[in-house]
Small-subunit ribosomal RNA, 3' minor domain from a Pseudomonadota bacterium, 145 nucleotides, folded computationally. Lineage of the source: Bacteria > Pseudomonadati > Pseudomonadota.
Context: one part of a larger RNA
RNA sequence: CACCGCCCGUCACGUCAUGGGAAUGGAUUGCACCAGAAGUAGCUAGUUUAACCUUCGGGAGAACGGUUACCACGGUGUGGUUCAUGACUGGGACGAAGUCGUAACAAGGUAGCCGUAGGGGAACCUGCGGCUGGAUCACCUCCUU
Numbered sequence: 001c002a003c004c005g006c007c008c009g010u011c012a013c014g015u016c017a018u019g020g021g022a023a024u025g026g027a028u029u030g031c032a033c034c035a036g037a038a039g040u041a042g043c044u045a046g047u048u049u050a051a052c053c054u055u056c057g058g059g060a061g062a063a064c065g066g067u068u069a070c071c072a073c074g075g076u077g078u079g080g081u082u083c084a085u086g087a088c089u090g091g092g093a094c095g096a097a098g099u100c101g102u103a104a105c106a107a108g109g110u111a112g113c114c115g116u117a118g119g120g121g122a123a124c125c126u127g128c129g130g131c132u133g134g135a136u137c138a139c140c141u142c143c144u145u
Stems, first nucleotide, its partner, number of pairs: 003108001005105001008101002011098001013095004018090003023085012039070006046064004052059002111132009
C1' cells in the first nucleotide's frame, strides 16, 4: 500500500537495437573464355659476326630477328562469401501522469487453466476434448474427539 486495490491487450507518441526486403555500392574469392608485356626455356629455313677450326670457299659458336610454351596486369561472362546502404514492412525492449475497453486475481461478477479449430478494434469470444492448481450446497468412505 491493502478492491477508491491489482492488472491485460490494441491504438497514439518518443528512443534504441533487430528480422524480412526490390535493389545499389565496396571488399574478397571459384570457374570458363579472351588477351598476353617483360623475362626464361625450346625450335629456327632469315640477318650480322673480333678471338676457335680452316682445304681461305667456309665451318663452329655467338648476337639480333622469327616462332612456340609458361606467365603478371587487364577484359568478358557466371557463381560463392562478406561489409555497408535501402523504399517499404514485421514484431521486440524501454519510457510519472495519452486513447479504447475490463480479459485475469474474490464464485473477479460467464470458475479458471491447457490443447485444438473458427471468429473478433483489443484485451478476448465460441465450439470440442482434458485438468483442478475451483467456490458453494448435498451425499458417500475413512480418521480424530